[in-house]
RNA sequence: ACUUUAUACAGAUGAGGGAAGAGAACAGGCUCUGUGAUCCUCAGGCAACCUCCAAAGUGAAAGGUGCCAAUUCCUGCCCAAUUUUGGGGAAUAUAAAAU
Numbered sequence: 001a002c003u004u005u006a007u008a009c010a011g012a013u014g015a016g017g018g019a020a021g022a023g024a025a026c027a028g029g030c031u032c033u034g035u036g037a038u039c040c041u042c043a044g045g046c047a048a049c050c051u052c053c054a055a056a057g058u059g060a061a062a063g064g065u066g067c068c069a070a071u072u073c074c075u076g077c078c079c080a081a082u083u084u085u086g087g088g089g090a091a092u093a094u095a096a097a098a099u
Base pairs, nucleotide, nucleotide: 001099003097004096005095006094007093008092013043014042015041016040017039021032022031023030026076027075028074029073044068045067046066049064050063051062053059054058072091077088078087079086080085
């Protein structure tokens, strides 16, 4: 990098740095942001995919990851109902495995 499988309406924040936009990409919406966001570092926490342990469709949280505004912030394509909702898909993210 690509492929397969699984999951994505739950959960979890403080400090320091830094300075203008940020929320994956494009478009539309909506939201966050000089009361300093996004991002980086440290500490803390959440979770339970893999390993370990217990003993067993469960628990635990030591290790490998991951995550800690908003459903993956929402929509975009298809179907159904019918004015706003439901289902599916695509894309994306993460994990585990294969190449």